[in-house]
Context: one part of a larger RNA
RNA sequence: CUGGGCGUAAAGAGCAUGUAGGCGGCCUAGUCAGUCUGGUGUGAAAGCCCGGGGCUCAACCCCGGAAGUGCAUUGGAUACUGCUAGGCUUGAGUACUGGGGGGGAAAGCGGAAUUCCGAGUGUAGAGGUGAAAUUCGUAGAGAUUCGGAGGAACACCUGUGGCGAAGGCGGCUUUCUGGACAGAUACUGACGCUGAGAUGCGAAAGCGUGGGGAGCAAACAGGAUUAGAUACCCUGGUAGUCCACGCAGUAAACGAUGGAUACUAGAUGCUACGGGUAACCACCCCUGUAGUGUCGAAGCUAACGCAUUAAGUAUCCCGCCUGGGGAGUACGGCCGCAAGGCUAAAACUC
Repeated sequence: CUGGGCGUAAAGAGCAUGUAGGCGGCCUAGUCAGUCUGGUGUGAAAGCCCGGGGCUCAACCCCGGAAGUGCAUUGGAUACUGCUAGGCUUGAGUACUGGGGGGGAAAGCGGAAUUCCGAGUGUAGAGGUGAAAUUCGUAGAGAUUCGGAGGAACACCUGUGGCGAAGGCGGCUUUCUGGACAGAUACUGACGCUGAGAUGCGAAAGCGUGGGGAGCAAACAGGAUUAGAUACCCUGGUAGUCCACGCAGUAAACGAUGGAUACUAGAUGCUACGGGUAACCACCCCUGUAGUGUCGAAGCUAACGCAUUAAGUAUCCCGCCUGGGGAGUACGGCCGCAAGGCUAAAACUC
C1' cells in the first nucleotide's frame, strides 16, 4: 500500500463551532471535461508468450507472429458524474402561536445543622473504640436554655424523572440570556452533511495574585493495632476544599459504542406538547410528534449481548488500530510559572 477492523480482544479524538477538502434532493435544456466505443500514429532491439527451424537432445541460437493493459490525435454515443442556464419543494432555514425544563450568568433573600463566643441552670465526667489510649473537663467540661458571630452546603420534594454539545446542572426570588419541542399556516428555494488544520468550552486535583476559612481533610504529630505498621481504627491538624481574576487541559472525560441520512416485527412504562372519543373535566380508552427506559422478531455477534435510542441493512465524511514488553517512554519540536501536557521512536527481548 492492498485488505480487515474499532461495545468487552489493538483501535471512536473529552465535547463543540467551523476553514480547506470530500460527498450531496427532484425536473428540463445545453455542453461533452470525466465515462464508453471505433480509426490512425507511436509504444527500439533483446527478453516473456505462441508457431516453425538449427546444433544427436536440452540449455543455447535463428525466423515469423502475438502481446506491449500506455500516450497522442481524430470520428462517434450521451445514461450517469461534472460544468452552464432555468425551474420545483420533500432536505435545510425564517416568521407566528404555545407550554415544559436543577440549561447559562449576576444580584438579593431564607431556614435546618455543625463549630466558635457571651450569659443562665447544673455536677463529674465527656469523648472515642473490637477493646483502649492519646484528647477535653472541678481554672466547671459534656448535657440543657437564651443571645450573638461566621463559613459552607441546600434534607423532604427526588423519580433508570428533567435540562445541556460534552464537562456538568438541585433552597427561594428578581434581572439578563442560549437551545430544544409541539401546533397551524406563510415565506426563502438545496442555502445541505461531514470536517484535515484552526478556534472555543472542558470534572477533580494542581499553580499564580488577593480575599475567606464553619465543617471536612492530603501532609504532619500523637494514641492504638501488629513480628513490624511509614497503613487500615482513634485524637488532633496545615495546604486544599469556598470567592474574584488568570493559568493549566487531563480522567474508567464511559453508552468503554464519532457525526449525518434512509430503511427494517412488535409489547410495555415515563416526560413534554397536541388530536379524537366522552354528558362535563380527562386520571381510564384510541391516536400523532419529540425525548427517555425495559423486554423482545428478523438480522448481526467469537460469545456476552445489541435489536427503530442497533452492535441490523446501506450511503457519505472524519478520527483511530495492525503481536506482548521496552513505552505513551527517550530524543527533537510546540505549549506551560511550575507540575507537566501534546506529538512520538529505536536498540534489545519473548